[in-house]
Context: one part of a larger RNA
């Protein structure tokens, strides 16, 4: 000096990112127990009180126990073992999974919901295939997507880009169909040409299927959901009016939020002082409805703010005890 265990004056969180680490608490009976709630819970709430030995009566076959009386200690669940509570947010309802070896969560899963595909040799899904799986199942089955308990809800856009459905017309593969073209050359010629047949080469017109244009549907589909200007008898604001533009202009809740940049927004609480935290306001840079909104008891090795208990985390060291370093063998 490190490591690991013990104790401390007064203070008691002044430490620190943060109360990280300790310290309190802890058993077993007895009383009592709040908001809130989904009625079940919260709840071991919280907050108090008994515990030892002896003698007496009751009690028991005999203890356990009850009552009353007394004794002793700094201490009686005398050593060990043995929740810290509480209050306010915020995400996730919960139980549970998860990065074997840095991340345990708000991340997945989840019960419930919904929208799609699938009529059974089912769809989907493995594999060249046979074959299998779905399933020895049969639409209250399967399979795919999204959301995520439960309460109260889920607005408006189908112009884009997906799916679906139509089928009249435009486009359009191969095929298919052959007009024509070129070679070649029997012939027949004015030796310059023309040239049947066949046999290659090569081809117009027409026909030709699903896509795709096109016409509708559809958003718990993938997505999206404006801008200027002007007005009321203080101001100050626009219930109200104009005008562009759009598919349609953000409804209901919520809102400096896990979102707010200016921002330590302003107002009010808490503190002696609060960039955090809490209730408000709305000027939402850039919220918002199953890419789900807004609530919400229970739960959480969860994250954020405060409070009591309590403490060597601090003021501000310090002392013990083991064991290691150092020295020497």
């Nucleotide at each position: 000096u490190c490591a690991u265990g013990g104790c401390u004056a007064a203070g008691g969180a002044a430490c620190u990112a943060g109360g990280c680490a300790a310290a309190a608490u802890u058993g077993a009976c007895c009383u009592g127990u709040a908001a809130c709630u989904u009625c079940g819970g919260g709840a071991g709430a919280a907050a108090g009180g008994u515990c030892g030995c002896c003698c007496u009566g009751g009690g028991u076959u005999a203890a356990a126990c009850c009552a009353g009386g007394g004794c002793c200690g700094c201490a009686g669940u005398g050593a060990a073992a043995a929740g810290g509570u509480c209050c306010a947010g915020g995400c996730g309802a919960c139980u549970g999974u998860u990065u074997a070896u840095c991340a345990a969560a708000a991340a997945c899963a989840c019960a419930g919901g919904a929208c799609u595909c699938u009529g059974c040799u089912a769809a989907a899904u493995c594999g060249a295939a046979a074959g299998a799986u779905g399933a020895u199942g049969u639409a209250u089955a399967g399979g795919g997507u999204c959301u995520g308990a439960c309460a109260c809800c889920u607005g408006c856009c189908c112009g884009g880009u997906g799916c679906u459905g139509g089928a009249a017309g435009g486009u359009u593969a191969a095929g298919a169909g052959g007009a024509g073209a070129u070679g070649u050359u029997a012939g027949c010629u004015u030796u310059u040409g023309c040239g049947a047949a066949g046999c290659a080469u090569u081809g117009a017109a027409u026909u030709g299927a699903a896509g795709c244009c096109c016409c509708a549907g559809u958003a718990a589909a993938c997505g999206g959901c404006g801008g200027c200007c002007g007005u009321a008898a203080c101001u100050a604001u626009a219930a109200c009016g104009g005008u562009c533009c759009u598919a349609a202009g953000g409804u209901a809740g919520c809102g400096a939020a896990a979102u707010u940049c200016c921002u330590u927004g302003u107002c009010g609480g808490g503190u002696a002082a609060g960039u955090u935290c809490c209730g408000a306001c709305c000027u939402g840079c850039a919220c918002g409805a199953a890419u789900g909104g807004u609530g919400c008891a229970a739960c959480g090795a969860u994250c954020u703010g405060g409070a009591c208990a309590c403490u060597g985390u601090c003021u501000c060291a310090g002392c013990c005890a083991u064991g290691a370093g150092c020295u020497c063998g």